Large-subunit ribosomal RNA, domain IV from a bioreactor metagenome, 378 nucleotides, folded computationally. Model confidence (mean pLDDT): 84 of 100. Its Rfam family is "Bacterial large subunit ribosomal RNA".
Context: one part of a larger RNA
RNA sequence: CCCACGUUAAGGAACUCGGCAAAUUGACUCCGUAACUUCGGGAGAAGGAGUGCUCUGGUAGGGUGACUGGACUGCGUUUAAUUAUGCAUGCGAAAGGUAGCCCGAGAGAGUCGCAGAGAAUAGGCUCAGGCGACUGUUUAUCAAAAACACAGGACUCUGCUAACGCGUAUAGCCGACGUAUAGGGUCUGACGCCUGCCCAAUGCUGGAAGGUUACGGGGAGGGGUUAGGAGUGGUAACAUUCCGAAGCUCUGAACUUAAGCCCCAGUGAAUGGCGGCCGUAACUAUAACGGUCCUAAGGUAGCGAAAUCCCUUGUCAGGUAAGUUCUGACCCGCAUGAAUGGCGUAACGGUCUGAGCACUGUCUCAACGUGGGGUUCG
Numbered sequence: 001c002c003c004a005c006g007u008u009a010a011g012g013a014a015c016u017c018g019g020c021a022a023a024u025u026g027a028c029u030c031c032g033u034a035a036c037u038u039c040g041g042g043a044g045a046a047g048g049a050g051u052g053c054u055c056u057g058g059u060a061g062g063g064u065g066a067c068u069g070g071a072c073u074g075c076g077u078u079u080a081a082u083u084a085u086g087c088a089u090g091c092g093a094a095a096g097g098u099a100g101c102c103c104g105a106g107a108g109a110g111u112c113g114c115a116g117a118g119a120a121u122a123g124g125c126u127c128a129g130g131c132g133a134c135u136g137u138u139u140a141u142c143a144a145a146a147a148c149a150c151a152g153g154a155c156u157c158u159g160c161u162a163a164c165g166c167g168u169a170u171a172g173c174c175g176a177c178g179u180a181u182a183g184g185g186u187c188u189g190a191c192g193c194c195u196g197c198c199c200a201a202u203g204c205u206g207g208a209a210g211g212u213u214a215c216g217g218g219g220a221g222g223g224g225u226u227a228g229g230a231g232u233g234g235u236a237a238c239a240u241u242c243c244g245a246a247g248c249u250c251u252g253a254a255c256u257u258a259a260g261c262c263c264c265a266g267u268g269a270a271u272g273g274c275g276g277c278c279g280u281a282a283c284u285a286u287a288a289c290g291g292u293c294c295u296a297a298g299g300u301a302g303c304g305a306a307a308u309c310c311c312u313u314g315u316c317a318g319g320u321a322a323g324u325u326c327u328g329a330c331c332c333g334c335a336u337g338a339a340u341g342g343c344g345u346a347a348c349g350g351u352c353u354g355a356g357c358a359c360u361g362u363c364u365c366a367a368c369g370u371g372g373g374g375u376u377c378g
Base pairs, nucleotide, nucleotide: 001373002372003371004370005369006368007367008366010364011363014362019359027051028050029049030048031047036041038190052111053110054109055108056107061103062102063101064100067097068096072092112116124357125356126355127354128353129352130351131349132348136148137147152188153187154186155185156184157183158182165173166172191344192343193342194341196274197273198272201271202270203267204266205265206264207263210262211261212260216256217255221251222250223249224248225247228243229242230241231240232239233238275293276292277291278290279289302336303333314330315329316328317327318326
């Protein structure tokens, strides 16, 4: 010097991005316990008190219980009688209880220590806000979260050889030995109050009059080939030019021809979108009001400097001696907004943010000690 620990005067977060780390708290019994709330919770809320040993005394009380007890019931006798009453006897037998054994307070009196849950193990708490309802899941090896999932909600597909999916396959399988209260896909994400306007674009669903449109059908017509014919040159053999049937072959217009697209409707918990300028009230300011342009329609309820606000440390209020953070408001929303859900919300959270109490070597400011290592010397 490093690592792991222990203790510390006075102060007590002044440390620091931030109370990170450490300290505090801690068990049991009793008392006591707020806002809020989905009436379950919150709650171990918070905040307090007690705790050893000896004696009264193993006391009060509780349990069990050989044994005791004998309600009640049945049988027998009795009676004319199912019955009724009394008596006697035997069996079964409830409650209760004795000895013994087990458990065992509360209280009173006394007594010792600095200290009695005498060591060890064993919640710090409160207030306010954001996000996510919750328990759960996740980046094995830098992220545990506000991300994923979730119950619940909605839309949509699917009538069974189901849709979807695996598979080269009209095989087979899955779905499912299920059948629309079922199965698949997508979005949202408990619960409460709600979920506005736009179908012009894109998508999806439905429609079929017209336009366009493939293969195919169709075959007008055109080209190639040549049996033959004709012409020219040549005595002839032959050469060359033109026409050209049938067949074969290449090509091919009109016409006909589906879905689709164009077209016509519907559809937002489909992809998505949800304006500008000017003027106006008897101080000023502002504009309920008016005008005008554009649009498919111009953002409703809510919330709002927010996990969203650039300007910005917005302005005001609270908290502090002092607050770029925080809380409550305001609204000028650069660029909020309703299942890409909006706004609330008890409970919950190894979550994030701010404040306080307690507590402390985090710090003022460092000191001493213990164990291990390093280094130096021997």